[in-house]
Context: one part of a larger RNA
RNA sequence: CUGGGCGUAAAGGGCGCGUAGGCGGCCGUGUGUGUGGGGUGUGAAAUCUCCGGGCUCAACCCGGAAAGUGCGCCCCAAACUGCACGGCUCGAGUUCGGGAGGGGGGAUCGGAAUACAGGGUGUAGCGGUGAAAUGCGUUGAUAUCCUGUAGAACACCGGUGGCGAAGGCGGAUCCCUGGAACGAAACUGACGCUGAGGCGCGAAAGCAAGGGGAGCAAACAGGAUUAGAUACCCUGGUAGUCCUUGCCUUAAACGGUGCACACUUGACGCGGGGGGAUUUCACCCCCCCCGUGUCGGAGCUAACGCGUUAAGUGUGCCGCCUGGGGAGUACGGCCGCAAGGUUAAAACUC
Numbered sequence: 001c002u003g004g005g006c007g008u009a010a011a012g013g014g015c016g017c018g019u020a021g022g023c024g025g026c027c028g029u030g031u032g033u034g035u036g037g038g039g040u041g042u043g044a045a046a047u048c049u050c051c052g053g054g055c056u057c058a059a060c061c062c063g064g065a066a067a068g069u070g071c072g073c074c075c076c077a078a079a080c081u082g083c084a085c086g087g088c089u090c091g092a093g094u095u096c097g098g099g100a101g102g103g104g105g106g107a108u109c110g111g112a113a114u115a116c117a118g119g120g121u122g123u124a125g126c127g128g129u130g131a132a133a134u135g136c137g138u139u140g141a142u143a144u145c146c147u148g149u150a151g152a153a154c155a156c157c158g159g160u161g162g163c164g165a166a167g168g169c170g171g172a173u174c175c176c177u178g179g180a181a182c183g184a185a186a187c188u189g190a191c192g193c194u195g196a197g198g199c200g201c202g203a204a205a206g207c208a209a210g211g212g213g214a215g216c217a218a219a220c221a222g223g224a225u226u227a228g229a230u231a232c233c234c235u236g237g238u239a240g241u242c243c244u245u246g247c248c249u250u251a252a253a254c255g256g257u258g259c260a261c262a263c264u265u266g267a268c269g270c271g272g273g274g275g276g277a278u279u280u281c282a283c284c285c286c287c288c289c290c291g292u293g294u295c296g297g298a299g300c301u302a303a304c305g306c307g308u309u310a311a312g313u314g315u316g317c318c319g320c321c322u323g324g325g326g327a328g329u330a331c332g333g334c335c336g337c338a339a340g341g342u343u344a345a346a347a348c349u350c
């Protein structure tokens, strides 16, 4: 470079915004960049191919032709592509309307539970396990009642239910704030899709500084178990878990399925919006759009399975794979306080 691929065999970037680039709706006019046709010049010789000839043949050599798939110039064409100009509204966006939501940030508040502290009642046990023991308790525990303090998490509602790009988001109220869906058609007029680099976000653990610390709990200690038990079980328990600020940037970051658009039989649920019908209202019922599930048709698939939320049929753009081990390692670069991350081989070996 090319081919074939990427749900589970190797392979979708953790997610978004977006630069360059690639790709791009409908109608018209012009141009003639790409494109197509014709002509002409050039494309050295040798070589290759064809025809003919010379060495007794052949190799070899000689003559001629063709070819040299390319490039320059001239002419012609104008569908497609590009460019320029004009127009359009279906793509995209703006506006308006009433709704849904654990979307994000901040502040305040609440109850249950737990622990601790003080007080009352009360007495010999409590706790824990397969059974025990360590542990706690006559300096009065466990249990029970009252009061107070503290931190963390929010039972029921709660749901293959909602929201978010992903990570993720769940007590209540208020303030600030992002996005999506539906309906209306007023406006802009292709303003679009993707996106190498880049920038931002990014669970948990971890790191720095300062707070906080109820419960839980790596490490650690003790008790058991066991042949041993650096474990599983039990009693304790420090980092941490929480808050603020700043780092780290990883994951089975998973739907193991990149994003966008178009097309292709259906059935049954759930959530949001709209319309119809019902005299009216709330449901039930019917229809449309969006989201989210289950089952299945064609088709696809190695099979499993997927199946209008495609893994079907196509288009555009990006990322990635190319036998196993060595190895996501070494070296170097970049990033990081560190831990480490990222980019990423080879020898050798099967």
Base pairs, nucleotide, nucleotide: 003322004321005320006319007304008303012318014201015200016199017198021194022193023192025088026087027086028085029084030083031082034080035077036076037075038074039073040072041071042070049065050064051063052062053061054060091191092188093187094186095184096183097182103177104176105175106174107173108172109171110154114150115149116148117147118146119145120144121143125136126135162169163168206247207246208245209244210243211242215241216240220236221235222234223233258317259316260315261314262313263312266295267294268293269292270291271290272289273288274287275286276285299306300305323350324349325348332343333342334341335340